[in-house]
RNA sequence: GAAGAAGGACAGAUGAUCGCUGCCUGUAACGGUUGCCACUUGCUGGCGACCGGAACGGGGGGAGGAAAGUCCGGGCUCCACAGGACAGGAUGGUUCCUAACGGGAACCGGGGGUGACCCCAGGGAAAGUGCCACAGAGAGGAGACCGCCGGUCAGCGCUGCGACGCUGACCGGUAAGGGUGAAAGGGUGAGGUAAGAGCUCACCAGUUCCGGCGGUGACGUCGGAAGCUCGGUAAACCCCAUCCGGAGCAAGGUCGAAUAGGGGGACGCUUGAGGACGGUCCGUCCGAAGUCCCCGGGUUUGACUGCUUGAGGCCGUCGGCAACGGCGGUCCCAGAUGAAUGAUCAUCACCCUGUCUGCGGGUAACCGCGCAGGGGACAGAACCCGGCUUACGGACUUCUUUGGCC
RNA sequence: GCGCCUCUAGCUCAGCUGGAUAGAGCGUCUGACUACGGAUCAGAAGGCCGGGAGUUCGAAUCUCUCGAGGCGCGCCA
Numbered sequence: 001g002a003a004g005a006a007g008g009a010c011a012g013a014u015g016a017u018c019g020c021u022g023c024c025u026g027u028a029a030c031g032g033u034u035g036c037c038a039c040u041u042g043c044u045g046g047c048g049a050c051c052g053g054a055a056c057g058g059g060g061g062g063a064g065g066a067a068a069g070u071c072c073g074g075g076c077u078c079c080a081c082a083g084g085a086c087a088g089g090a091u092g093g094u095u096c097c098u099a100a101c102g103g104g105a106a107c108c109g110g111g112g113g114u115g116a117c118c119c120c121a122g123g124g125a126a127a128g129u130g131c132c133a134c135a136g137a138g139a140g141g142a143g144a145c146c147g148c149c150g151g152u153c154a155g156c157g158c159u160g161c162g163a164c165g166c167u168g169a170c171c172g173g174u175a176a177g178g179g180u181g182a183a184a185g186g187g188u189g190a191g192g193u194a195a196g197a198g199c200u201c202a203c204c205a206g207u208u209c210c211g212g213c214g215g216u217g218a219c220g221u222c223g224g225a226a227g228c229u230c231g232g233u234a235a236a237c238c239c240c241a242u243c244c245g246g247a248g249c250a251a252g253g254u255c256g257a258a259u260a261g262g263g264g265g266a267c268g269c270u271u272g273a274g275g276a277c278g279g280u281c282c283g284u285c286c287g288a289a290g291u292c293c294c295c296g297g298g299u300u301u302g303a304c305u306g307c308u309u310g311a312g313g314c315c316g317u318c319g320g321c322a323a324c325g326g327c328g329g330u331c332c333c334a335g336a337u338g339a340a341u342g343a344u345c346a347u348c349a350c351c352c353u354g355u356c357u358g359c360g361g362g363u364a365a366c367c368g369c370g371c372a373g374g375g376g377a378c379a380g381a382a383c384c385c386g387g388c389u390u391a392c393g394g395a396c397u398u399c400u401u402u403g404g405c406c
Numbered sequence: 407g408c409g410c411c412u413c414u415a416g417c418u419c420a421g422c423u424g425g426a427u428a429g430a431g432c433g434u435c436u437g438a439c440u441a442c443g444g445a446u447c448a449g450a451a452g453g454c455c456g457g458g459a460g461u462u463c464g465a466a467u468c469u470c471u472c473g474a475g476g477c478g479c480g481c482c483a
Base pairs, nucleotide, nucleotide: 001402002401003400004399005398006397007396010394012348013347014346015345016344017343018342020062021061023059024058025057026056027055030052031051032050033049034048035047036046037045038044039042064378068389069388071387072386073385074384075383076248077247078246079245083282084281085280086279088244089243090242091241092240093107094106095105096104097103108122109120110119111118112117123239124238128237129236130233131232132231145178146177147174148173149172150171151170152169153168154167155166156165157164186204187203188202189201190200191199205229206228207226208225209224210223211222212221213220214219252305253304254303255302262295263294264293265292266291267290274286275285276284297482298481312331313330314329315328316327317326318325319324350375351374352373353372354371355370358369359368360367361366407479408478409477410476411475412474413473416432417431418430419429425463434450435449436448437447438446456472457471458470459469460468
């Protein structure tokens, strides 16, 4: 220099001018309420307090790492309780972290890469069912197409018979070899046999079971037993384990405005409609003159609240490999709703390209300074948090492989 | 905010209990017929099934993720 891998933090800075939106605050008028005083007793005047919005100042705050997608989880709020069974959904190595999670950390097992390192929906196929196209004889306790071997018969060879050999047909045996396929029921060797075969044996690989050792555990390792060798697929049904009540800030609360406070239907008034929000049943409970559905109407999404102090940020320290947790200190950091958080200019910093006609360093690859030109992305809070995923110009740190030069 | 659906040829749709070389109609193009055009007849082209990953021997079909488009519900009485 090139090509990569991982990680956390960043998302330009300063100044000037012009703006936007909340909060606090000042000023002199204005309006309202009210207390006291005065009198010409009322639409009166003076002094003071409180409130209000507008104007003009002052102070201070004002998007993100993803605010996004809404894919998970939780807080919060309401549904009287948040119970059981079945159904349904989700998850799936182990241990830990956490409020919780489908998230994270470390480890185990498998796979990929020369390597840094990365990937895995990673329980069960030895409970059952289904499927495995085409090809192929056979696709699952299978299978004889070619081949190999045996037998019977026929023909031919041989001068003839027998034996033997060859060819063909038929009946058997055989999973060594060939062939098909993504996949054909362990591998190598020996024995064995008519030929063969875990048929038997040795070694190797795997599985299951038993035991020892190490580990919290997944698992690893060592020894023994059983010829046990059992195909794949569960992102097919299914089985096992664990988890899951529903709705969502347009939740919910207070106040206000409007109408045709309309029409129709169903069920019901304690022998109980309906409800506990959208699966069913049971339990328990609420519950009464109403409840539900359809058509039609109103408001044009009203005001305040919920609302931003929170599983909060930063620093230190202790525990832990880490995720994370404990303790102490410190800080307050958006709260909008036709939805603010911006624009222009200057200087500096950063990056890229060029630099033969600039400078310096170096043997050189090249580096530094200067000069000229260019660049700065993705994207905008809407009840709040923890994650995941996706988008994104650039720069930083550590590491790997490799080329060049010294 | 919540709940759903769709994406296949230029257009409209099948196929989606995995087994394909992805079909149909209309349209387009070429040829025949005709004096010419239409209609008709014959033939052809045109797709990586919205993008990307994964599961599987095998994916338009199953799963995840991203994108685009569409539909419905909500407040008062």

Predicted 3D model of RNase P RNA and transfer RNA as a complex of 483 nucleotides. It holds a member of the Rfam family "Bacterial RNase P class A". The family's RNA type in Rfam is ribozyme. About the family: Ribonuclease P (RNase P) is a ubiquitous endoribonuclease, found in archaea, bacteria and eukarya as well as chloroplasts and mitochondria. The coordinates come from a structure-prediction model, not an experiment, and the mean pLDDT is 76.